[in-house]
Molecule: Glycine riboswitch aptamer
Organism: Sphingomonadaceae bacterium
RNA sequence: GGCGCUCGCGCGGGAGAGUGUGGGGUGAUCCCACCGCCGAAGGAGCAAGCCGCCCCCGGCAAUCUCUCAGGCAUCCGGGACCGCGCGGGCGCA
Numbered sequence: 001g002g003c004g005c006u007c008g009c010g011c012g013g014g015a016g017a018g019u020g021u022g023g024g025g026u027g028a029u030c031c032c033a034c035c036g037c038c039g040a041a042g043g044a045g046c047a048a049g050c051c052g053c054c055c056c057c058g059g060c061a062a063u064c065u066c067u068c069a070g071g072c073a074u075c076c077g078g079g080a081c082c083g084c085g086c087g088g089g090c091g092c093a
Stems, first nucleotide, its partner, number of pairs: 002092012018035001020034005036072003042068001043066003049060004
């Protein structure tokens, strides 16, 4: 120098669901309550799946499930994941 895995940073792309009702209040953002909803931060769960194992059982665990958190006009912000670039770690011929 090459390839693979992984972590971080930068840039780009990035969905869903009420401008709901009532009250308060600011210059603007906003706050509280109630009902209805969303899943792609995070969190939780295991019945898909994977691993160990004769079995029982145990472990890991998803874009699945739940909706605690978060979110539900535009904008801003957030956003799993994908692509590109840069840097670090590990491994391989």